Model confidence (mean pLDDT): 77 of 100.
A computed fold for a 267-nucleotide RNA from an SAR202 cluster bacterium, annotated as Bacterial large signal recognition particle RNA.
The organism belongs to SAR202 cluster, within Bacteria.
It matches the Rfam family "Bacterial large signal recognition particle RNA". The family is grouped with related families in Rfam's "SRP clan".
């Protein structure tokens, strides 16, 4: 040194996430990498931290630690600007809108036949009263209107009585009461979907009209500038949640440079 045969080792890693903690199951990244059983209502273990059962490969290109580079992928974040939802907000930007002004603005309306402003007084509204119409009813007046139990007058007849007379009274005649009916005027009483009505009083304080005093502007459109009020976002704030970039973590693959790691027997 080299040969046989063994052994420790190895036969994938890493993010999540679950766990008091590891590991595996799950999801996922890597990229190739013996098998089978066992698990989410979990499973199996305790820092030597999957268990069982097989298999191959095995002290070194192969295991095992270490330095740098690279870095898929994973979480975390009050790093920056953003998409989107929702609720607010009006310092700011904007759009709409109210109010005032401004103007060498206007084919615009009106305006000395009086714009506009002021004072004034009436209208329109609302409440009493009066008239006045309209409706109902009453009075009034005519007409009609009772077999008998309304009046009067009662022919005829009846009844009393010697008589003289008397008495009740139907039929007609006349009248009247209720009630029918009609009623031009006027007069009481009473309603209102009543009125170009008169009158007192209130209320509003828009709009319309007159009157007096002032006398040339009013509207209305554009342009500019204040201002008010958040009505809107395309403004600003806050929340959620997306999809990036920032940063931190943790890191697979790959490269790269060191170092470590046995036993027995035989030549």
């Nucleotide at each position: 040194u080299c040969g046989u045969g063994c052994u420790a080792g190895g036969u994938g890693g890493g993010g999540c996430g679950u766990u008091a903690g590891c590991g595996g199951u799950g999801c996922c990244c890597u990229g190739u990498a013996c098998u089978c059983g066992c698990a989410a209502u979990c499973c199996g273990c305790u820092a030597u931290a999957g268990c069982g059962a097989g298999g191959c490969u095995g002290a070194a290109a192969u295991c095992c630690c270490c330095u740098g580079u690279u870095g898929a992928g994973g979480c975390a974040g009050u790093u920056c600007a953003u998409g989107u939802a929702u609720g607010g907000c009006c310092a700011c930007u904007g759009a709409a809108g109210g109010c005032a002004g401004u103007c060498u603005u206007u084919a615009g309306a009106u305006g000395u036949u009086g714009a506009c402003a002021g004072c004034u007084u009436g209208g329109u509204c609302c409440c009493g009263c009066g008239c006045g119409g309209c409706g109902a009813g009453g009075c009034c007046u005519c007409g009609u209107g009772a077999a008998c139990c309304c009046c009067g007058u009662c022919a005829g007849g009846a009844c009393c009585g010697g008589a003289a007379g008397g008495u009740a009274g139907c039929a007609g005649c006349g009248g009247u009461a209720a009630g029918c009916g009609a009623u031009a005027c006027a007069c009481c009483u009473u309603g209102g979907g009543u009125g170009c009505c008169g009158u007192g009083g209130g209320a509003a304080c828009g709009c319309c009209g007159g009157g007096c005093u002032g006398g040339a502007g009013u509207c209305g459109g554009g342009u500019c500038u204040g201002u008010c009020a958040u009505u809107c976002a395309a403004g600003c704030c806050a929340u959620a949640u997306g999809a990036g970039u920032c940063u931190g973590u943790c890191g697979a693959c790959a490269c790269u440079g060191g170092g470590g790691u046995g036993c027995a027997c035989g030549g």